The RNA shown here (FMN riboswitch aptamer (RFN element)) has 149 nucleotides and comes from a marine eukaryotic metagenome. Its mean pLDDT, the model's own confidence on a scale to 100, is 83. Rfam family: FMN riboswitch aptamer (RFN element). About the family: The RFN element is a highly conserved domain that is found frequently in the 5'-untranslated regions of prokaryotic mRNAs that encode for flavin mononucleotide (FMN) biosynthesis and transport proteins. This element is a metabolite-dependent riboswitch that directly binds FMN in the absence of proteins. In Bacillus subtilis, the riboswitch most likely controls gene expression by causing premature transcription termination within the 5' untranslated region of the ribDEAHT operon and precluding access to the ribosome-binding site of ypaA mRNA.The FMN riboswitch structure, reported in present an FMN-bound six-stem junction, adopts a butterfly-like scaffold, stapled together by opposingly directed but nearly identically folded peripheral domains.
RNA sequence: GUCCUCGGGGUUGGGUGAAAGUCCCGACCGGCGGUGAGUCGGAGCAGUCCGACAAGCCCGCGAACCUCGGAUGCCCGCCGCGAGGCGUCAUUCGAGGCCGAUCAGGUGCAAGUCCUGAGCCGACGGUCAGAGUCCGGAUGGGAGAGGAC
Repeated sequence: GUCCUCGGGGUUGGGUGAAAGUCCCGACCGGCGGUGAGUCGGAGCAGUCCGACAAGCCCGCGAACCUCGGAUGCCCGCCGCGAGGCGUCAUUCGAGGCCGAUCAGGUGCAAGUCCUGAGCCGACGGUCAGAGUCCGGAUGGGAGAGGAC
């Protein structure tokens, strides 16, 4: 570099109501890469070394949406005698924007990651009534992971 495969989980129970997995009580869930004082396994007499796993809220990324630019293409509108140009729309590529949430105590030389406790967060559109969990765009896209050549 080319190709192939993989690549997101979750409202049990109760209240109100004509109606709610959307409100209220309570319940449940946690993508990808990095970091790592942890855990497990292995090697060594030992210092130590090797491997696997380890953060929703520490750093960064991803989908949706928006803007700008490039390319391509149909309809329509306008301009031009014409080739064609401009606008609009769609697809795609690139850049940018937008994009949530953690404290306390403990241990310790050191904690944003360990232990204990208490908190907090979650795109857009739809809906007899407001959604992290239902339905939809999506049999899509994708951070990336693995493999073959």